[in-house]
This is a predicted structure of a 72-nucleotide RNA (transfer RNA) from Levilactobacillus bambusae. The RNAcentral record of the sequence draws on ENA and Rfam. It matches the Rfam family "tRNA". From the family's description: Transfer RNA (tRNA) molecules are approximately 80 nucleotides in length. Lineage of the source: Bacteria > Bacilli > Lactobacillales > Lactobacillaceae > Levilactobacillus.
RNA sequence: GCCGUUUUAGCUCAAUAGGUAGAGCACUUCCAUGGUAAGGGAGAGAUGUCGGUUCAAAUCCGCCAAAUGGCU
Numbered sequence: 001g002c003c004g005u006u007u008u009a010g011c012u013c014a015a016u017a018g019g020u021a022g023a024g025c026a027c028u029u030c031c032a033u034g035g036u037a038a039g040g041g042a043g044a045g046a047u048g049u050c051g052g053u054u055c056a057a058a059u060c061c062g063c064c065a066a067a068u069g070g071c072u
Base pairs, nucleotide, nucleotide: 001071002070003069004068005067006066007065010025011024012023013022019055027043028042029041030040031039048064050062051061052060
């Protein structure tokens, strides 16, 4: 230098042909207990950046950034 893959919550991952973004663990709060742990209810929290297409984009297209693999 060229070609791929990945980027979603604090962490690990879903979202299968565009149509209200979820789970587990963690966090906050409540219940419960004489108290703690375990357990149960509720809650907060995210689509790497910028643009384009579309009535509608995590999803499609382009630039950039980061990580990773291959070729030279």